[in-house]
Source information:
Model confidence (mean pLDDT): 88 of 100. This is a predicted structure of a 93-nucleotide RNA (c-di-GMP-I riboswitch aptamer) from an Anaerolineales bacterium. It was read from a public genome assembly, where an Rfam model found it. Of the family's consensus pairs, 95% are formed in the model.
RNA sequence: GUUCGAUAAAGGCAAACCCGCUGAAAGGCGGGGACGCAAAGCCAUGGGUCUACGGUCACAUGCGAGUGUGGCUACGAUUGCCAGGUUGCCGAA
Numbered sequence: 001g002u003u004c005g006a007u008a009a010a011g012g013c014a015a016a017c018c019c020g021c022u023g024a025a026a027g028g029c030g031g032g033g034a035c036g037c038a039a040a041g042c043c044a045u046g047g048g049u050c051u052a053c054g055g056u057c058a059c060a061u062g063c064g065a066g067u068g069u070g071g072c073u074a075c076g077a078u079u080g081c082c083a084g085g086u087u088g089c090c091g092a093a
Stems, first nucleotide, its partner, number of pairs: 002093004012037002017032006035080001041086003045083003048078003054073008
């Protein structure tokens, strides 16, 4: 340096759930808590998924302004869905 994660050690992260804060929502942050994780470190770049404040279309209603319901939409979110990029502990070959 490359490949791998059987064993061991040192340490690391933290799902569900509960509490608080935040956001239109999805979700995020802090505390508690551990299902798991060898990159569950970092980057929303590609695909997937989730959400739809706003926008837009249809229908209904209304004199009108508007209101209601439904569809679509990422500029929102997710790296603990997958791929890619990048850095890295221990051990083995």